[in-house]
Transfer RNA from Leucobacter sp., 73 nucleotides, folded computationally. Its mean pLDDT, the model's own confidence on a scale to 100, is 82. Its Rfam family is "tRNA".

Order: sequence, then C1' cells, then structure tokens
RNA sequence: GGGCCUUUAGCUCAGCUGGUAGAGCAACGGUUUUACACACCGUAGGUCGUCGGUUCGAUCCCGGCAGGGCCCA
Repeated sequence: GGGCCUUUAGCUCAGCUGGUAGAGCAACGGUUUUACACACCGUAGGUCGUCGGUUCGAUCCCGGCAGGGCCCA
C1' cells in the first nucleotide's frame, strides 16, 4: 500500500425483505430471611463509532473517515 470482517446498554451479544431497539449478566429497588446468599418481581440505563448520501422513513442500503481483528504485498 491492497483485500476481507467488525463497531448496538457497564460487559457478552441479538435485531428475520428499511417502519422510531431487545436478551443474558452486572447495577438499583422490592418480596422472602434474624442477617447474607439463593430464588422471584420490578426499575433505570443506548444521539446504534463518526460525517455525509439515498428514501416519506436508515441499526439495516451506498460513500468517506476513525478504532479493532485477519490475510496479501
């Protein structure tokens, strides 16, 4: 220098022909217990890496840039 993959909640990851985003764990609160733990119930938490484009509408499609991984040179 070239090619491919990847970036979504604190962490690990889903998101099915484009229709205003979810799970598990973690955190917090409650029930239970003399406490704690376990179990059960609930709550909060995300400008979907960033900047543009297409579209009535983008996490999803297209392009640039940035971070990470692999391969070639």